[in-house]
RNA sequence: GGGCCAUUAGCUCAGCUGGUUAGAGCGCCGUGUUGAUAACGCGGAGGCCCUUGGUUCGAGUCCAAGAUGGCCCA
Numbered sequence: 001g002g003g004c005c006a007u008u009a010g011c012u013c014a015g016c017u018g019g020u021u022a023g024a025g026c027g028c029c030g031u032g033u034u035g036a037u038a039a040c041g042c043g044g045a046g047g048c049c050c051u052u053g054g055u056u057c058g059a060g061u062c063c064a065a066g067a068u069g070g071c072c073c074a
Base pairs, nucleotide, nucleotide: 001073002072003071004070005069006068007067010026011025012024013023019057028044029043030042031041032040050066051065052064053063054062
């Protein structure tokens, strides 16, 4: 220098063919249960969907550029 992949909750990851409210597990908070803890049940908080621009009636999803991380080639 070139190519490819990833980026969504605190962490690890889903998100189908663009469609109206973005989800799971773990963790966290409260609560039930217990002598107490763990485990378990119930409830809850928590999101600029990496950034900017574009396409569209509508973008987490499509397109372009950029950023960060990783892999491969030279």
Record summary: This is a predicted structure of a 74-nucleotide RNA (transfer RNA) from Candidatus Zemynaea palustris. Model confidence (mean pLDDT): 81 of 100. Its Rfam family is "tRNA". It is annotated as a transfer RNA.